A computed fold for a 327-nucleotide part of an RNA from an uncultured Rhizobiaceae bacterium, annotated as large-subunit ribosomal RNA, domain IV.
Context: one part of a larger RNA
RNA sequence: CUAUGUUGAAGGAACUCGGCAAAUUGCAUGCGUAACUUCGGGAUAAGCAUGACCUCGAUCGGGCAACCGAGAAGAGGUGGCACAAACCAGGGGGUGGCGACUGUUUAUCAAAAACACAGGGCUCUGCGAAGUCGCAAGACGACGUAUAGGGUCUGACGCCUGCCCGGUGCUGGAAGGUUAAAAGGAGAAGUGAAAGCUUUGAAUUGAAGCCCCAGUAAACGGCGGCCGUAACUAUAACGGUCCUAAGGUAGCGAAAUUCCUUGUCGGGUAAGUUCCGACCUGCACGAAUGGCGUAACGACUUCCCCGCUGUCUCCAACAUAGACUCA
Numbered sequence: 001c002u003a004u005g006u007u008g009a010a011g012g013a014a015c016u017c018g019g020c021a022a023a024u025u026g027c028a029u030g031c032g033u034a035a036c037u038u039c040g041g042g043a044u045a046a047g048c049a050u051g052a053c054c055u056c057g058a059u060c061g062g063g064c065a066a067c068c069g070a071g072a073a074g075a076g077g078u079g080g081c082a083c084a085a086a087c088c089a090g091g092g093g094g095u096g097g098c099g100a101c102u103g104u105u106u107a108u109c110a111a112a113a114a115c116a117c118a119g120g121g122c123u124c125u126g127c128g129a130a131g132u133c134g135c136a137a138g139a140c141g142a143c144g145u146a147u148a149g150g151g152u153c154u155g156a157c158g159c160c161u162g163c164c165c166g167g168u169g170c171u172g173g174a175a176g177g178u179u180a181a182a183a184g185g186a187g188a189a190g191u192g193a194a195a196g197c198u199u200u201g202a203a204u205u206g207a208a209g210c211c212c213c214a215g216u217a218a219a220c221g222g223c224g225g226c227c228g229u230a231a232c233u234a235u236a237a238c239g240g241u242c243c244u245a246a247g248g249u250a251g252c253g254a255a256a257u258u259c260c261u262u263g264u265c266g267g268g269u270a271a272g273u274u275c276c277g278a279c280c281u282g283c284a285c286g287a288a289u290g291g292c293g294u295a296a297c298g299a300c301u302u303c304c305c306c307g308c309u310g311u312c313u314c315c316a317a318c319a320u321a322g323a324c325u326c327a
Stems, first nucleotide, its partner, number of pairs: 001322008010313002014311001019308001027051005036041001038156001052078005059070004079083001091306004096301002098298002103115002119154007131140003157293004162223003167220002169216005176211003182205002187200005224242005251285001252282001263279005
C1' cells in the first nucleotide's frame, strides 16, 4: 500500500452524478395509528411503553390423602455495564413521473417505463370453417361449432374517445369505357388448268382486373394561412379573404414531448440549470399509433424531510491474508 473485517473524539451528507457503501431499524406483548380509497385496503402506517430472575397469585391438572405440577391479570422483591443480553431479525415519512396489479425478458454488460395480462374494439370464419404445414395423401385448428376458432390494435378501473372517405387499403356495385386467349371471318397474297392447298386477315363477340359509382377511420392515415376590428394601452368575443377531404373538439400542456430556456410567477433553501404548483407564447400534446385521472402494487425513476452513520471535514488504531526486507 491492497483485500476482508472491528472500533472511533467533535460534527452529521458538508461526500457524491446520486446517501453508492456502511450504519440505523429488526422479535413478542399492550396501547396507538393520518391523507387518500376501488371500502378490501393504506397498516407492522407513524409513534409510545414493557421484556431477565425470585416470591405470592384467580384458576387448571394429578393424587384417597399429605402434597406435587402448570400459572393469566396483578402485587412485592433480587442481580448485572448490558435482560427480544449470542445467533437470527423491516430504517421510516412526504411528493411527482411511468406502468393498473401477480407475472415475463436480452443464459454470458440492460429486469425496465419494454413484453404479457384480465378487460375493450375491429375484422375473417356456417364446418370438408377460416387460418397454418405439406408436391400430394394427409394433419393441426378440434374429437371444437359463432358464449367457438383465426388475425390485428388497445391494455385493470373511472370519465371519455371529436372532425375528415380527397389519397392508399378493404367491402359492395354493375350501366358504360378499356381488354387476353378464344370465337369470327369481310377481304388480301402465293401456287395450281381447275378443284383445292398454304399464308395473312378488318368489322363484330369476348372474363377478372383497371377506369368508374358508393360505403368504411378502435382501417393506413390527416386534422391551415393572411388582414382588420372594442371609449387609455393591450388583447380580440367580431368581420373580411385565400386554400382544403377536413382544418385539432374534450382533456392536458416548458411535459419521459419546449428549440429559444436556467421561459415567467409562486413554494421549498442562507443560496435550487433539478423538484413541486401555476401561466400558455404547444419550435414539434391530443383522444384505442388511445386522451385525462386513479386507490393498491414496483430490487423502476425525480425531488424533499426525520433517524442514522468514517460518504465526508480528516483520517487513525487494531485483527487476518498478501505485498515488502532477511533467511
Its Rfam family is "Bacterial large subunit ribosomal RNA".